This is a predicted structure of a 703-nucleotide part of an RNA (large-subunit ribosomal RNA, domain II) from a bacterium.
[in-house]
Context: one part of a larger RNA
């Protein structure tokens, strides 16, 4: 890892409650226990099972109301004959079975880390205690002495002897610094090379002490047998686990929640609500209209509350400025008022659609809705459009309302894609029509019609700003009295205006910007020069011969546009399109709808047969209608698998098993027939469970 086995809602109760059966009914039942029958055992008492018979003590019911004494179709509070409460009037119980739920128990299996108790352990370690071992070889040279020297005497020098030390180097011995290896290792802690300590607080060898909230411990919660913030071993133990995981055949109907309120609650739990089965009611419920209702959202206004903004006008006020002063101007600052135009969730003089409420009517073999009573599951919710809040009018953020959807929904389509778009799968068909989306090839339909756009592969990601792109539409100024580009030609003069300045002649800078000549030329548009000079410009005039120029809308496009795969059409590839706008006709396309033929479910009407309390019910059939997506869950009909009981079978002329194959069923499942197998096994009708395994880092076993 695979294969076989094993493997989880059970059993107990004088409990509690419920449906469904069945007995008997104002009554129902017996419990211990006795007493007997049959079986079985035993020599025999006897005992054990399974049926009778009795046991009347007792429970639950038949009447209720008061705390109760106590009254009673009433009682109970109250002074009450007053109210008012619980009853009556309106009678179903109850003893068994089954099964569905609660309760106590281990209570659907498995799972803890822990808790207590009583014991084993100090052959590992860890401290001690007794008593033994062990420690190459070199090195340094303390005290102390001696002899010399010296001192008055000491001291003090020197030089010999000596042999001190938790000294120094370094084997054994002990340790384990670094590093490299190893990590399913050669070793569940090694191994290489390095390195520490090596006469000590040294290492060891042998017996021996001390232990589980204790020991020991130069302390690191270390160590107490590969175990330590409390060993190991059994036992209390099936300890708890609001936890994670598991939970075994089939069909058939319905079918949900992730919400409220409480909760030492928050990922748990109680009610309520939404669901599901019986049972009642029967149009109550829902849609449509139609009438009446309540409201202060959108919206929309400034009447109120604030809030901002121009202008005017009136006060009150600073500061500056002429002024003797009076006053007079200017630059503000408040407040009030008039216009003129705004803004508000917590503003409203108004104010809707929609919602929701009721009352009536119509749809109606549609759809439910309500109460009564058994059963539950849910209390992590998600995403999309719409309307707020909260973030930043961020988020696949968050938090609320409303509503679809997933959740528990498959199917087509969006290239892939739980919620986008279309559209709710009983099962079959090698028929048909269409939905959203398509229809040149992958790829099933139009290389279809018609009429514009677009040249950017825009299509096939982006703003804010920019642009003689291009198409359409308007509005406006110049034009044959010749426009608008181009070419020729002119662009003078007073003058070098004045200031200024070394200089300033148009053209560094300031002040003025006049005149004259003309067809026209500015005290000058731009380059230039140290200043001139020079070259243009406006301006004018010839030449030319028809449009030119601003401005504003709209359509499609252009630039901004830098990322790690070509890689922002699904690819190929598309250009009067296979791209965009508009209209139009075919056609393609699903599990949608239609067609055929089948399986069920229920509803209603009918027929038959059976039962009847005469109301109906049951069961089988026929015609019409409606239905059959499904998680958690309720209900509801069935298969199989061991055992018993009774009836009736099969088997050596071959049973179970195991194997191939065919057949039937809507499925679990059955049946036959062939081989293998070598002795027992089936069926109907009851009855009773160790009744169903692809999963639990399941258990045993094989391989």
């Nucleotide at each position: 890892a695979c294969c076989g086995g094993c493997g989880a809602g059970u059993u107990a109760u004088u409990u509690c409650u419920g449906a469904c059966u069945a007995g008997c009914a104002a009554g129902u039942u017996u419990a211990a226990u006795u007493c007997u029958g049959a079986u079985a055992u035993g020599a025999a008492a006897g005992u054990a099972u399974c049926g009778g018979a009795a046991g009347c003590a007792g429970a639950c019911a038949u009447a209720g109301g008061g705390a109760a004494a106590c009254c009673a179709a009433g009682u109970c509070c109250g002074a009450a004959u007053a109210g008012g409460g619980c009853g009556a009037a309106u009678g179903a119980g109850u003893u068994a079975g089954u099964c569905g739920g609660a309760a106590u128990a281990g209570a659907c299996c498995c799972g803890a880390a822990g808790c207590u108790a009583a014991g084993u352990g100090a052959u590992c370690u860890a401290u001690c205690c007794a008593u033994g071992g062990c420690c190459a070889g070199g090195a340094u040279g303390a005290a102390u002495c001696u002899u010399g020297u010296g001192u008055a005497a000491c001291a003090g020098c020197a030089a010999g002897a000596g042999g001190a030390g938790g000294u120094c180097c370094g084997a054994a011995c002990u340790g384990g610094u670094g590093u490299a290896g190893c990590u399913u290792g050669a070793a569940a802690a090694c191994u290489g090379c390095u390195c520490g300590g090596a006469u000590g607080a040294g290492c060891u060898g042998u017996g021996g002490a001390u232990a589980g909230g204790a020991g020991u411990g130069a302390a690191a919660g270390g160590c107490u047998a590969a175990u330590c913030a409390a060993a190991c071993u059994u036992a209390g133990u099936g300890a708890u686990a609001g936890c994670u995981g598991g939970u075994u055949c089939u069909a058939c109907c319905c079918g949900a929640a992730a919400u409220a309120g409480c909760u030492a609650u928050a990922g748990g739990g109680c009610u309520a609500g939404c669901c599901u089965c019986g049972g009642a009611a029967g149009u109550u419920u829902a849609g449509u209209g139609a009438u009446g209702g309540g409201g202060g959202u959108a919206g929309a206004g400034c009447a109120c509350u604030g809030g901002a903004c121009g202008a005017g006008c009136u006060c009150c006020u600073u500061c500056c400025c002429u002024g003797u002063a009076a006053a007079g101007g200017g630059a503000g600052g408040g407040a009030g008022u008039u216009u003129a135009a705004c803004c508000a969730a917590a503003c409203u003089c108004c104010g809707a659609a929609u919602a929701c409420c009721a009352u009536c009517a119509c749809u109606c073999c549609a759809a439910a809705u309500u109460c009564c009573g058994g059963g539950a599951g849910u209390c992590a919710g998600g995403g999309g459009c719409u309307g707020a809040g909260g973030a930043a009018u961020a988020a696949c953020c968050u938090c609320c309302a409303g509503u679809c959807c997933c959740g528990a929904g498959a199917g087509g389509g969006g290239a892939a894609c739980a919620a986008c778009c279309c559209a709710g799968a009983c099962c079959a068909u090698c028929a048909g029509c269409u939905a959203a989306g398509g229809u040149c090839c992958c790829u099933a339909a139009a290389u279809g019609a018609a009429a514009g756009c677009u040249a950017a592969g825009u299509g096939g990601u982006a703003a804010a700003g920019g642009a003689u792109g291009u198409g359409a539409a308007a509005u406006u100024a110049c034009u044959c009295a010749g426009a608008c580009a181009g070419c020729u030609a002119g662009g003078a003069u007073g003058u070098u205006g004045g200031c200024u300045u070394a200089g300033a002649g148009g053209c560094a800078g300031c002040c003025a910007u006049c005149a004259u000549u003309u067809a026209a030329a500015g005290a000058g548009u731009g380059c230039g020069u140290a200043a001139c000079a020079g070259c243009u410009c406006a301006c004018u005039a010839a030449u030319c011969g028809a449009g030119u120029g601003a401005u504003u809308u709209c359509g499609c496009g252009c630039c901004u546009a830098a990322a790690a795969u070509u890689a922002u059409c699904g690819g190929g590839g598309c250009u009067u399109a296979a791209g965009c706008u508009u209209u139009c006709u075919a056609c393609c396309g699903a599990a949608g709808c239609u067609a055929u033929g089948g399986c069920u479910u229920u509803c209603u009407a009918u027929u038959g047969c059976g039962c009847u309390a005469c109301g109906g019910c049951g069961c089988a059939g026929u015609a019409g209608g409606a239905g059959g997506g499904g998680u958690a869950g309720g209900g509801u009909a069935g298969c199989a698998u061991u055992c018993c009981a009774a009836u009736g079978g099969g088997g050596u002329c071959g049973a179970a098993g195991u194997u191939c194959u065919g057949a039937c069923g809507g499925g679990a499942g059955u049946c036959a027939g062939g081989a293998u197998g070598g002795a027992c096994c089936g069926a109907u009708u009851g009855g009773a469970a160790g009744a169903g395994a692809u999963a639990a880092u399941g258990c045993c076993g094989g391989u």
The RNAcentral record of the full RNA draws on ENA. Its Rfam family is "Bacterial large subunit ribosomal RNA".